Background: Small-subunit ribosomal RNA from an uncultured Acidobacteriota bacterium, 1452 nucleotides, folded computationally.

RNA sequence: AACGCUGGCGGCGUGCCUAACACAUGCAAGUCGAACGCGAAAGCCCCGCAAGGUGUAAGUAGAGUGGCAAACGGGUGAGUAACACGUGGGUGACCUGCCUUCGAGUGGGGGAUAACGUCCCGAAAGUGACGCUAAUACCGCAUAACAUCCUGCCUUUGAAGAGGUGGAGAUCAAAGCUGGGGACCGCAAGGCCCAGCGCUCAAAGAGGGGCCCGCGCCUGAUUAGCUAGUUGGUGGGGUAAUGGCUCACCAAGGCAACGAUCUGUAUCCGGUCUAAGAGGACGGUCGGACACACUGACACUGAAUAACGGGUCAGACUCCUACGGGAGGCAGCAGUCGGGAAUUUUGGGCAAUGGGCGAAAGCUCUGACCCAGCAACGCCGCGUGAAGGAUGAAGUUUUUCGGAAUGUAAACUUCGAAAGAAUGGGAAGAAUAAAUGACGGUACCAUUUAUAAGGUCCGGCUAACUACGUGCCAGCAGCCGCGGUAAUACGUAGGGACCAAGCGUUGUUCGGAUUUACUGUCGCCAAGGUUUCAACAAGGCGGCAAAUUCAAGUCAGCUGUGAAAUCUCCGGGCUUAACUCGGAACGGUCAGCUGAUACUGCUUUGCUAGAGUGCGGAAGGGGCAAUCGGAAUUCUCGGUGUAGCGGUGAAAUGCGUAGAUAUCGAGAGGAACACCUGAGGUGAAGACGGGUUGCUGGGCCGACACUGACGCUGAGGCGCGAAAGCCAGGGUAGCAAACGGGAUUAGAUACCCCGGUAGUCCUGGCCCUAAACGAUGAAUACUUGGUGUCUGGAGUCAUUAUUGCUCCGGGUGCCGUCGCUAACGUUUUAAGUAUUCCGCCUGGGGAGUACGCACGCAAGUGUGAAACUCAAAGGAAUUGACGGGGACCCGCACAAGCGGUGGAGCAUGUGGUUUAAUUCGACGCAACGCGAAGAACCUUACCUGGGCUAGAAUGCGAGGGAAGGUUGGGUAACGCCAACCGUCCGGGAAACCGGACCCGAAGCAAGGUGCUGCAUGGCUGUCGUCAGCUCGUGUCGUGAGAUGUUGGGUUAAGUCCCGCAACGAGCGCAACCCCUAUUGAUAGUUGCCAUCAUUAAGUUGGGAACUCUAUCAAGACUGCUGUUGAUAAAACGGAGGAAGGUGGGGAUGAUGUCAAGUCAUCAUGGCCUUUAUGUUCAGGGCUACACACGUGCUACAAUGGUCGGUACAAAGCGUCGCAAUCCCGCAAGGGGGAGCCAAUCGCAAAAAACCGAUCUCAGUUCGGAUUGGAUUCUGCAACUCGACUCCAUGAAGUUGGAAUCGCUAGUAAUCGCAAAUCAGAAUGUUGCGGUGAAUACGUUCCCGGGUCUUGUACACACCGCCCGUCACAUCACGAAAGUAGGUUGUACUAGAAGUGGCCGGGCCAACCCGCAAGGGAGGCAGGUUACCACGGUAUGAUCUAUGAUUGGGGUG
Repeated sequence: AACGCUGGCGGCGUGCCUAACACAUGCAAGUCGAACGCGAAAGCCCCGCAAGGUGUAAGUAGAGUGGCAAACGGGUGAGUAACACGUGGGUGACCUGCCUUCGAGUGGGGGAUAACGUCCCGAAAGUGACGCUAAUACCGCAUAACAUCCUGCCUUUGAAGAGGUGGAGAUCAAAGCUGGGGACCGCAAGGCCCAGCGCUCAAAGAGGGGCCCGCGCCUGAUUAGCUAGUUGGUGGGGUAAUGGCUCACCAAGGCAACGAUCUGUAUCCGGUCUAAGAGGACGGUCGGACACACUGACACUGAAUAACGGGUCAGACUCCUACGGGAGGCAGCAGUCGGGAAUUUUGGGCAAUGGGCGAAAGCUCUGACCCAGCAACGCCGCGUGAAGGAUGAAGUUUUUCGGAAUGUAAACUUCGAAAGAAUGGGAAGAAUAAAUGACGGUACCAUUUAUAAGGUCCGGCUAACUACGUGCCAGCAGCCGCGGUAAUACGUAGGGACCAAGCGUUGUUCGGAUUUACUGUCGCCAAGGUUUCAACAAGGCGGCAAAUUCAAGUCAGCUGUGAAAUCUCCGGGCUUAACUCGGAACGGUCAGCUGAUACUGCUUUGCUAGAGUGCGGAAGGGGCAAUCGGAAUUCUCGGUGUAGCGGUGAAAUGCGUAGAUAUCGAGAGGAACACCUGAGGUGAAGACGGGUUGCUGGGCCGACACUGACGCUGAGGCGCGAAAGCCAGGGUAGCAAACGGGAUUAGAUACCCCGGUAGUCCUGGCCCUAAACGAUGAAUACUUGGUGUCUGGAGUCAUUAUUGCUCCGGGUGCCGUCGCUAACGUUUUAAGUAUUCCGCCUGGGGAGUACGCACGCAAGUGUGAAACUCAAAGGAAUUGACGGGGACCCGCACAAGCGGUGGAGCAUGUGGUUUAAUUCGACGCAACGCGAAGAACCUUACCUGGGCUAGAAUGCGAGGGAAGGUUGGGUAACGCCAACCGUCCGGGAAACCGGACCCGAAGCAAGGUGCUGCAUGGCUGUCGUCAGCUCGUGUCGUGAGAUGUUGGGUUAAGUCCCGCAACGAGCGCAACCCCUAUUGAUAGUUGCCAUCAUUAAGUUGGGAACUCUAUCAAGACUGCUGUUGAUAAAACGGAGGAAGGUGGGGAUGAUGUCAAGUCAUCAUGGCCUUUAUGUUCAGGGCUACACACGUGCUACAAUGGUCGGUACAAAGCGUCGCAAUCCCGCAAGGGGGAGCCAAUCGCAAAAAACCGAUCUCAGUUCGGAUUGGAUUCUGCAACUCGACUCCAUGAAGUUGGAAUCGCUAGUAAUCGCAAAUCAGAAUGUUGCGGUGAAUACGUUCCCGGGUCUUGUACACACCGCCCGUCACAUCACGAAAGUAGGUUGUACUAGAAGUGGCCGGGCCAACCCGCAAGGGAGGCAGGUUACCACGGUAUGAUCUAUGAUUGGGGUG
């Protein structure tokens, strides 16, 4: 600046950034009568009847001639990359009206012409003819130098077109007007004189201008060559003046990598904004300069113009027209249309300032200017009140309902008072002797009166928080990001924060950004060129010493300049401030003068440390050429020999009976050179490896001699440059892209195998790129060390030699201090400290792509963008996680075994299906005999149907009644209604009081197994009873973090020991707790019974020994011992012991993970529901059934079934109960009821086992499903839907596919017993005991886990991340037959106006000659020619737009 919302006042400023688009209307430049001639009218007065006339108006208005001004002032920024501008100079190459100073002069003549008059043409604009007239208009003549031209001399100077002084000539002037006036002249006007103004010539000044020069002044090299008047000279012309400014001739130059030419963009500066500064961006207002005036060209006039409001022509556009012709130029002030996000009044005044004219008074012109108007557009100032005021009012918001906030805020009291309005007064700006104010009755003063707050924001950055609504929706957002039902981020409200007549948004610029860096970088993040060279480059930089120097750079002083305004400082004026005035200061890569001379530079002279040459040595796969060699492969020939060979993970293709492979001999040919060989050598790099010879380059060492800075770097340039590839000609043994075949595989255009062509090799020529790497440019100097190795030299000891030790060089490695580094790392071979030069980089992608250009035979290479898109891409390091990476270790993880599941029938759970409903939850391990320790009703949450609505339950509760029971009515039932019966406990004499229980009006309060386990608490599962998880202090690291916790051993264990920049500690491990195994002590009833007595019986007496019971103790600790081990921890063995190395079990579950499970145990936020999603009742359902899965039971039989007989447990439970003996029933059970509140009585029979009998391998005397019949029990009730019993029936099933589960000892397997739940209802669950095995070589593999290490582009962490094609949508870009337009070059054509030249037969007043006619001089029209604008034709260049189709790219 604009836009949105809002808007009280004043002052000072500012106001078309876009269409230099087009403009209606008015105004913006005139003035002078003291230069000149002409010259009205209305009105008034008078005369006249009137027509008309005289006078006055008035020598006025007016136009015209003439002079000056109009080139200033005002506007705009199109063009211009330029001496346009800025700054400093030059002009010895110039001009200058008006102004100032000074000198001289101003004499005497002439002819016209406009106005005016008459006539003519035209619509108009305008014009023509004839006639008259004036001037400070025009033209001759005279006079004239100190002027100009020509020429001589002198002075200054680098250089005369400068100055001075001479000379003979030549040339050039003028205008009057006004006022005053004594004498004189004149009829008068006037002459004349004086003064003023003017005019002419000359000299100077001031101010202004022209031209020239040094320096400064945007971008692109994907613009590298440009130039013909071009560059210079001579001579004409032209200009005020230099000059190719122009022309003729001559020469062939001039500019350019320090960027010419071309392209794009742009007025420049003082300054303005920003910044700590250096810088960066901009050039609006104000001031200086330039350019332009509709577009292009041109001249005239003038002191000055190539002229905004002058002219001519051409073009475009607009207007008038009678169609024949004419007129016009707001980028002056207002204003209009249009464009645009956007920019004002068709105002007042010359009062001030300034300008023009005028001699001037005075007058006049001035859209310059001064003012007013509009606009919060900016800056500045002020106000919208101040003080008091608590019941902390009302309202609103919020709330845990108690309160809190808004908030002294309001009300109320006291006080004060902008602006406006009214009244009264009233400036400065005015310069004066006086007059003169648009603003303006304005500012200001006095008196009266109470009218003015909004905007944005409140998740972090960034000051400010709650509620409701919404529910990845609507929306927000500058960046990060918010929104998927508890949003401080959306919308609204309350509250708050910040600014304030403004507040926000958008845009632009600088800052922050050290992301263009002068003050930075380039091993790994973007970035070191593939490499060398300079005797052919350019440029930059350069050793020691001296010198009369010089003084260019450098430094100092002085002078000049750097306009004013602005900025800064000081002071002043408007009430203050903004604003403004005065003073000072600042400001240059500037110029001049004077000086300094260390350093750099120039010149000169030296030096030897850099560089180079010579001499003597040693090393080397350095290069080129020629030649020679052996091993091996292959092939050919011959011999021996026979069936395979070859190849692979395994095979096959292939070769082989036509004789392979193997083996021996002979031969051919090509390529490569084993061992030596080494982080060893050489080379600039690429690279270089058998031997010998020839030619040849470079480096190194030693001691001297020589040259004397000859050096370093190096844009461009010239060479070299692996492999692959290309061209031509050779060569080809092996190997081997392509290709063929065989395998592998889902496929296998691959990996593996058999073959095999280009190529690999040589010669010649191209290509020119690589992770061409040390990812590290070259050169020089300096800066602690250690240890190898190659190659020279010196010394020293011993020695024949090799070798050892010490030292001086040159290469090449490793480790490492300081330093550097983001870290990793690097470290005398620097990535350290410095210097010089070159190259290169500036977010990722697009892209090393497109286009252009260059090179190339091609392939391609070099150079090298943009649109668009993302908020990252990247480096190093850290912690985890992961790996079909590594090391170590553990676990019924595998292996070794035993028994199962998966097949059958049944039970049970789940899915699915079905249904009115089959209530809900749980889903890999870690859901599926799970919640459910037990669904006939109840449970129950589901369905159907019927009731109730403050409700079925609980609390408070006025009041009433004990509770309660019985009967009747009605209902499917609950409930409901009626009647009757009944009257508790405590205290008290009683009245009555208190308590328990029941009913209970109103009210407070309900209820919900409805949703959200992803809002939660609590509880639980799981990794996992795995050995881990952390902290404090210290230390290390810029930091994340590390260390501790890693390492060596050991353990079941982060268990322990040792070591260690760590030392300690916590949660886990272990232990402490319970059961069990041994013993002791105590205690002996209901338990026990060895001895004694007794009995049918531990029945009784008795006993206290044993068992047992249940309390307290003991015991086990690697304690002892041997070996191993670091003498440790510990391991192995042994002794003793009931038990031996955590004895066996249990309880006990670290930090955390899975948004694991549960809102249906419970609790709970929010949401939903309230005559229903609540509550109640009856019936039904959860028990369905084609099917699929899990978990179990029973089996398939003889280690068995059936029958008979005989033994031995543990742990539990029992009064709403367990129930014995006895009787009945085949049995389930029934009757009856002793005993027992339990070591006493009961459940209770343990079963497998053992003994005997029978069955004899069958779908059976196996197996028991299913079904029929008859019963029993529980219960209000066994139909849907219980369990049991008896009789009968007697299904599948003959050991179970792929796959899969459990278990390491009192375990598996097998056998029974009990309990919880429970009226009844276990094949489930939880416990208990009986019998009682097999196997473990071992850790390769599967699964899971732990520790260390390694890689990582993963961190939602491998169930990760991620690549490309294809399909669709969309965006920008490239190519493209072409098409359209802009700019521009060249050639030709064309030629308006104008100017110059020439002609000028037509025409002409001034001057000359002439008596005149006429002639001359000089000109005019006209013609022609040169230059030239618009234009035309042809052909190029370049830019932009567009284009069917097509190409890749980005995003989703």